[in-house]
Predicted 3D model of a 256-nucleotide RNA (Bacterial large signal recognition particle RNA) from Candidatus Bilamarchaeum sp.
Its Rfam family is "Bacterial large signal recognition particle RNA". Rfam describes the family as follows. The signal recognition particle (SRP) is a universally conserved ribonucleoprotein involved in the co-translational targeting of proteins to membranes. Its family is annotated with signal recognition particle, plasma membrane targeting and SRP-dependent cotranslational protein targeting to membrane, signal sequence recognition in the Gene Ontology.
The gene name in the source record is ffs.
Model confidence (mean pLDDT): 79 of 100.
RNA sequence: ACGGGCUAGAGCGGGGCUAGGGGUCCCGGCUUCACAAAUCCCCUUAGGUGACUCGAAUGCCCGGGGUGUCUUGGCAUAUGUGCAUGCCUAGUGCUCUGAAGCGUUGACGUCCUGCCUUAUGUGGUGGGACACUGUGUGAACCUGGUCAGGCCGAAAGGAGCUGCCAUAAACGCUUUGUUCCAUGCUUGUAAGUCACAGGAUUGAGUGGAUGGUGCUAGCUCCUUGUAUGUUUGGCAAGGCUAACCGGGAGGCCCGC
Numbered sequence: 001a002c003g004g005g006c007u008a009g010a011g012c013g014g015g016g017c018u019a020g021g022g023g024u025c026c027c028g029g030c031u032u033c034a035c036a037a038a039u040c041c042c043c044u045u046a047g048g049u050g051a052c053u054c055g056a057a058u059g060c061c062c063g064g065g066g067u068g069u070c071u072u073g074g075c076a077u078a079u080g081u082g083c084a085u086g087c088c089u090a091g092u093g094c095u096c097u098g099a100a101g102c103g104u105u106g107a108c109g110u111c112c113u114g115c116c117u118u119a120u121g122u123g124g125u126g127g128g129a130c131a132c133u134g135u136g137u138g139a140a141c142c143u144g145g146u147c148a149g150g151c152c153g154a155a156a157g158g159a160g161c162u163g164c165c166a167u168a169a170a171c172g173c174u175u176u177g178u179u180c181c182a183u184g185c186u187u188g189u190a191a192g193u194c195a196c197a198g199g200a201u202u203g204a205g206u207g208g209a210u211g212g213u214g215c216u217a218g219c220u221c222c223u224u225g226u227a228u229g230u231u232u233g234g235c236a237a238g239g240c241u242a243a244c245c246g247g248g249a250g251g252c253c254c255g256c
Base pairs, nucleotide, nucleotide: 002255003254004253005252006251009054010053011052012028013027014026015025019044020043021042022041023040032051033050034049035048060248061247062246063245064244068240069239070238071237072236073235075233076232078230079229080228081227082226083225084224086222088218089217090216091215092214093213094212096211101206102205109201110200111199112198113197114196116192117191118190119189120188121187123185124183125182126181127180128179129178130177131176134173135172136171137170143166144165145164146163151158152157
């Protein structure tokens, strides 16, 4: 130097967690597998068990490289929240603007009247009470008259039931009057009154769309600004870093 066999060692990176290491977890990827543990487990130079691959290189060191991730700082996009803002929203005004419509076939206004409302009177209607007129019913007994029969009596007569008649108290109907109550009725008087109707008077406006603007109240919608979060993207700086490339050192055994 060559060949063979073995062993140490290795079988991704970042974040987070940790005193630190490996893992579960998150991101990415160029990705040995299985079992038990894990929001916490195992361990201390750093997990347990088993298998597979590489094997003195797929390990270590140096350099290159630049995949990914993390941190910081500006910028931009979208979006949430807070604060504010603008006629943005709502309300309310104006000696501003002054559309349609109406108007000398008389606008607006004023007055009167009506309607309506209230109060108070009259009458009507309904009911009650009292009195009056007429009439009807009407007492077995403590109303009257007449008293059949019967009773008493020698007789004249007497007492007197039923019945009948008339009445008392009471009840019903009716006439007239007074009075009380009620009222979706009529009417008088007074007062009130938005709108409506009629009349009189006056004589040219009335009306208030639209626009502008002020004030007030708000943030429901929208605009703008700002603060603070989240997401995404790019820029700058830095940390760690894979594949890959190059170089360096480089265990044991056997054979030749």

The model forms 90% of the base pairs in the Rfam consensus. The sequence is in RNAcentral, with records from ENA. The organism belongs to Candidatus Bilamarchaeum, within Archaea.